[in-house]
RNA sequence: GACAAAGGCAAACCCGGCGAAAGCCGGUGACGCAAAGCCACGAGGCUACCGCACUCCGCCAGUGAGAGUGCCACGCCAGUCGGGCCGCCGAA
Numbered sequence: 001g002a003c004a005a006a007g008g009c010a011a012a013c014c015c016g017g018c019g020a021a022a023g024c025c026g027g028u029g030a031c032g033c034a035a036a037g038c039c040a041c042g043a044g045g046c047u048a049c050c051g052c053a054c055u056c057c058g059c060c061a062g063u064g065a066g067a068g069u070g071c072c073a074c075g076c077c078a079g080u081c082g083g084g085c086c087g088c089c090g091a092a
Base pairs, nucleotide, nucleotide: 001089008033009032014027015026016025017024018023031079037085038084039083041082042081043080044077045076046075051071052070053069054068055067056066057064058063059062
């Protein structure tokens, strides 16, 4: 892919679990999906535990428990797009 059939997936909300968070997993539920199957390779997006910088704070003094702000992916998104891999059903 045919206004066909078979079969499939499951957004948001809610509940439980994991996680610092983004988010993920399970249940429920269907907004949608012809690859909404898999892979973070390119672009993009989200988050910032750790780390770094600064400020505050404490202390006889160059470090420290803590608080705040900024930066940072090594975390994440395949249901943002591209790319790669694999694949179900079926006429003319």
The prediction has a mean pLDDT of 84.
This is a predicted structure of a 92-nucleotide RNA (c-di-GMP-I riboswitch aptamer) from a soil metagenome.
The sequence is in RNAcentral, with records from MGnify.
Of the family's consensus pairs, 100% are formed in the model.